[in-house]
RNA sequence: UCCGGGCUGGGGUAGUGGUAUCCUACGGCCCUGUGGCGGCCGUGAGGUGGGUUCAAUUCCCACGCCCGGAC
Numbered sequence: 001u002c003c004g005g006g007c008u009g010g011g012g013u014a015g016u017g018g019u020a021u022c023c024u025a026c027g028g029c030c031c032u033g034u035g036g037c038g039g040c041c042g043u044g045a046g047g048u049g050g051g052u053u054c055a056a057u058u059c060c061c062a063c064g065c066c067c068g069g070a071c
Base pairs, nucleotide, nucleotide: 001070002069003068004067005066006065007064010024011023012022018054025043026042027041028040029039030038047063048062049061050060051059
């Protein structure tokens, strides 16, 4: 320099053109003599900037960062 993949709550993930899933974490309550385990509820998210579209996390472009490969 070129090619490919990835970027989603505090952490880890799924999915997809129609307001994003689950686990964990955190907070509250129940349970218990206390704690733990368990149960219920809640909080919190699509790298940045544009484009297309009635509508973009999804499609397109550029940039940034990470991983792998070619020379």
The RNA shown here (transfer RNA) has 71 nucleotides and comes from Salinarchaeum sp. IM2453.
The coordinates come from a structure-prediction model, not an experiment, and the mean pLDDT is 80.
NCBI's taxonomy places the organism under Archaea, Methanobacteriati, Methanobacteriota, Halobacteriales, Salinarchaeum.
Its Rfam family is "tRNA". By type it is a transfer RNA. Gene Ontology term of the family: triplet codon-amino acid adaptor activity.